Two RNAs folded together computationally: RNase P RNA and transfer RNA, 480 nucleotides in total.

């Protein structure tokens, strides 16, 4: 210098000026009055993703006696962070890269069930189509009469061809009629126990001739975790409407004791316990009335306030930890809108492209043009995709060349 | 803002849950039939399943992530 690899960061700045908006305080005007309207000064004002809404809590409501099962959906090597998480670290196996480094839905296929189209001779308690090998009192052709060669019909192999994504271990040597774990060495694989690790898992050993492919982002099957809707949640004020209609639900108990009965049940009487809504009432207590909730259909409104920003908070310092995170001081308070604000002009300056001129060693100056992304809070919060012009910072690897 | 859903042929839908060959109607073309034309008849073009990755021997179909579209959800009595 070139190519790459990993982590972090910014995502114009700084000045006029002309507006929007939240918020304190002062002044006017108006209300019975906290409060309204107006003017003015001060000060706050988008993101790293605010976005997809894929996961996880916080809060509020609805349902539920607790537990447990049974469906349904998620999630899977280990350990450890966290308020939780499919997030994050740090390890462990496998895969790629010369390396830095990176990828992995990575549990279970001897529990059972399906599935492996097409091709192929066979696709799952293996088979043999082409070969190789043999055997034959078989047929035929050659012959030097020792055999060969076809081809028939038995019978041995699974090494080589051949299909497919997959064909019941690989390489090599002996072996054999031809061949095989048939036999041996090395790797793989499978089991025991031992050592090392909190494990995942690795390490050597000794048995064992290999013994049942593959898909579980197929159904399952084992371990764990999940009640459900979501700020349009939910409260609370005030207008106004026909305080309207179907349909379900829940409430109208228990006990006696007379009548009557089709023997199931009921009219009246009495006495006990409990209760559901509205309204009056300070409350007990009593009275009145009869209703309440849900969904549908009709009707009216398109106001207002709370929720709503002090929070798993934001920034320094130390301190524990490999890290991810804890944890102690200090220190600041940092958007709150409701058709919905955080914007435009203009200068300077820095960045990036492109042209002309000049001085020339890569290269620098001077002049001018044109660019500047992706997006834009809406209850809050921790994480993950996904989109993103441009440019900085640091650590590292491979390759040349110089010294 | 929130929650559901759904892109396959010119247009309306099948299949997708259970993975192997993508189909039906209507449109379109040719042809026959008709003096034409219409309806009838036969034949026949026309999609790599909205866009990327995965898993898997193979994906429209599983999964994951993106893009485009429809649809529901205020409040009071």
């Nucleotide at each position: 210098u070139c190519a790459g690899g990993c982590g972090g960061c910014c995502g114009g700045a700084u000045g006029a000026u002309c507006g929007c908006u939240g918020g304190u305080c002062g002044g006017c005007g108006u209300u019975u009055a906290u409060g309204c309207g107006c003017c003015g000064c001060c000060u706050g004002g988008a993101g790293g993703a605010a976005a997809g809404u894929c996961c996880g809590g916080g809060c509020u409501c609805c349902a539920c006696g607790g537990a447990a099962a049974c469906a349904c959906g998620g999630u899977g090597c280990c350990g450890g962070g966290u308020a939780a998480c499919g997030c994050c670290c740090g390890g462990c196996g496998g895969g790629g890269g010369u390396g830095a480094c990176c990828c992995c839905a990575g549990g279970g296929a001897a529990a059972g069930u399906g599935c492996c189209a097409c091709a192929g001779a066979a696709a799952g308690c293996a088979a043999a189509c082409c070969g190789c090998c043999u055997g034959c009192u078989c047929a035929g052709g050659c012959u030097u009469c020792g055999g060969u060669c076809u081809g028939g019909c038995g019978g041995g192999c699974a090494a080589g061809g051949g299909u497919g994504a997959a064909a019941g271990g690989g390489u090599g040597c002996g072996g054999u009629a031809a061949g095989a774990g048939c036999g041996c060495a090395c790797c793989g694989c499978g089991c025991g126990g031992g050592u090392g690790g909190u494990g995942a898992c690795a390490c050597a050993c000794g048995c064992g001739g290999c013994a049942g492919g593959g898909c579980a982002a197929a159904c399952c099957c084992c371990a764990c975790c999940g009640g459900g809707a979501g700020c349009a949640a939910g409260a609370u004020c005030g207008a106004g409407u026909a305080g309207g209609g179907a349909u379900g639900a829940c409430g109208c108990g228990c006990c006696g004791g007379c009548g009557c009965u089709u023997c199931g049940g009921u009219u009246c009487c009495g006495g006990c316990a409990g209760g559901u809504g509205c309204g009056u009432u300070u409350c007990c207590g009593g009275c009145c009335c009869a209703g309440u909730c849900a969904u549908c259909c009709g009707g009216g409104u398109u106001g207002a306030u709370c929720g709503c920003g002090u929070g798993a908070g934001g920034c320094g310092u130390c301190c524990g930890g490999c890290a991810a995170c804890g944890g102690a001081c200090g220190u600041c308070c940092c958007a709150g809108a409701u058709g919905a604000a955080u914007g435009g002009u203009c200068a300077u300056c820095a960045g990036c492209c492109g042209a002309a001129c000049c001085c020339u060693u890569c290269g620098g100056g001077u002049u001018u043009g044109g660019c500047g992304a992706c997006a834009g809070a809406a209850c809050c919060c921790g994480g993950c995709u996904u989109a993103c012009a441009g440019g900085c910072c640091g650590c590292c690897u491979g390759a040349u060349c110089c010294c | 803002c929130g929650g559901g859903g759904c892109g396959u042929a010119g247009c309306u839908c099948a299949g997708c849950c259970u993975g192997g060959u993508a189909g039906a109607g209507c449109g379109c073309u040719u042809g026959c039939u008709u003096c034409g034309g219409g309806a009838g008849c036969a034949a026949g073009a026309g999609g790599c399943c909205g866009g990327a990755g995965g898993u898997u021997c193979g994906a429209a179909u599983c999964c994951u992530c993106u893009c485009g579209c429809c649809c529901c959800g205020a409040c009071c009595a």